[in-house]
Molecule: c-di-GMP-I riboswitch aptamer
Organism: soil metagenome
RNA sequence: AAGGCAAACCCGGCGAGAGCCGGGGACGCAAAGCCAGGGAUCUUCCGGGGGAAGCCGAAGACCGCCCGGCCGCCGAA
Numbered sequence: 001a002a003g004g005c006a007a008a009c010c011c012g013g014c015g016a017g018a019g020c021c022g023g024g025g026a027c028g029c030a031a032a033g034c035c036a037g038g039g040a041u042c043u044u045c046c047g048g049g050g051g052a053a054g055c056c057g058a059a060g061a062c063c064g065c066c067c068g069g070c071c072g073c074c075g076a077a
Base pairs, nucleotide, nucleotide: 004029005028009024010023011022012021013020014019027064033070034069035068037067038066039065041061042060043059044058046057047056048055
């Protein structure tokens, strides 16, 4: 330089929920591309427990929280 992605919020949809999908929209991002392997954080339809509490089991969410893995544009590489 050429481009790319898209926070919050709004609309529609899915989910018990965290959250996700589509559209709008840009807070920002050189990996804010992909992966749930490690950690952190979040949820609770089900079981336990209790005065209550995600408190426990189990199951999920999240990569724009960190580490790690894989791929990747331009350039003085």